Background: The part of an RNA shown here (small-subunit ribosomal RNA, central domain) has 351 nucleotides and comes from an uncultured Gammaproteobacteria bacterium.
Context: one part of a larger RNA
């Protein structure tokens, strides 16, 4: 090196963009670099392999042949890949007109609810628990009525429902913005797919500045439980959730399933387009076709489990990652980072 593999046994990077590089529709010309035949040169000689031969055989020596699958040059062919050079439109992608949506950013403004605070009714408990007790309460609370404040989150709608690349995205209105889908024509002409290095983005939690701070809540404290209770339960209660600006860069970052792309039996749902037909002239409904999502199932795959046109099937193109358990995602180096720390990654040993 080749050969196996990656839902769950070791294994698909959190997810984009995109650099080199891989790898690319049809078609005519050409071309001849890979590519194929054919010659000639050269592949030292020993040894291997074949056939003779000499030691009584053998090993051994030795004679000839074949082989040296490789290299150069030259001729020739032009299928295929490559290059040029022109075409083509099925792949890509532009314009039109329509659609559907928590898609992103920013500015408004609503109502419920918690909790405070004033004020009024009121009077002895209230709150909590499995039972309690800490805790609040006559200095007037718990309830209740009306008013103010100020923050955070948007009940119902709400649905294996939409959207986005992934993280994720829900109140309402106004504005900037990205994507997607559907008809039906016109165009550009392979412009494409992947992607090593790069480079963005990327939950919570955490950091640094500087605000905000209602409810909730690590830490903490005090009541219980308990043999003990540094928990489970209960009163409190600071960081922190919040907002603006930067840094972390990690997760069960999961469909534990890499992206494209073609082909392969069907049924039922939902949700976005279009287009026919229909009983009625608001629209149920029935077909059809596209694009999402969901349950089931044939073939086939699978160690089983299951997957099964959204495959874990059959094939192609590209990239990551795997290699026996521990040590170990650790040490040491290196790069990032303000700091937790991240990344990249052994090896003795052991069994």
């Nucleotide at each position: 090196c080749u050969g196996g593999g990656c839902g769950u046994a070791a294994a698909g990077c959190g997810c984009g963009c995109g650099u080199a590089g891989g790898c690319g529709g049809u078609u005519u010309a050409u071309u001849a670099a890979g590519u194929u035949g054919g010659a000639u040169g050269u592949g030292a000689a020993a040894u291997c392999c074949c056939u003779g031969g000499g030691c009584u055989u053998a090993a051994c020596c030795u004679g000839g042949g074949c082989a040296u699958u490789g290299c150069a040059u030259c001729c020739a062919a032009a299928a295929c890949u490559g290059g040029u050079a022109g075409g083509c439109u099925a792949g890509a992608g532009u314009u039109u007109g329509a659609g559907a949506g928590a898609g992103g950013g920013g500015a408004g403004u609503g109502g419920a609810a918690u909790u405070u605070c004033c004020a009024g009714u009121g009077u002895a408990g209230c709150g909590g628990u499995g039972a309690a007790a800490u805790g609040c309460g006559u200095a007037g609370a718990u309830a209740u009525u009306g008013g103010a404040a100020g923050g955070a989150a948007c009940a119902u709608c709400a649905g294996u429902g939409g959207c986005g690349a992934a993280g994720g995205c829900g109140a309402c209105u106004c504005u900037c913005u990205g994507g997607c889908u559907c008809a039906a024509a016109a165009c550009u002409g392979a412009c494409g797919c992947u992607g090593a290095g790069g480079u963005g983005c990327g939950a919570a939690a955490g950091c640094g500045u500087g605000g905000g701070u209602a409810g909730c809540a690590a830490a903490c404290a005090g009541g219980a439980u308990u043999a003990g209770a540094u928990a489970c339960c209960c009163u409190g209660g600071u960081a922190g959730u919040c907002c603006a600006c930067g840094c972390u860069g990690u997760a069960a970052a999961c469909g534990a399933u890499g992206a494209g792309a073609a082909c392969u039996a069907g049924c039922u749902g939902u949700u976005g387009g279009u287009c026919u037909c229909g009983a009625u002239u608001a629209u149920a409904g029935a077909g059809a076709u596209u694009g999402g999502u969901a349950g089931c199932g044939u073939a086939g795959c699978u160690a089983a489990c299951g997957c099964g046109u959204u495959a874990a099937g059959u094939u192609c193109u590209c990239c990551g990652c795997c290699u026996g358990g521990g040590g170990a995602g650790u040490a040491c180096g290196g790069c990032c980072g303000c700091a937790a720390g991240g990344u990249u990654a052994a090896a003795a040993c052991u069994c």

The full RNA is in RNAcentral, with records from ENA, Greengenes and SILVA.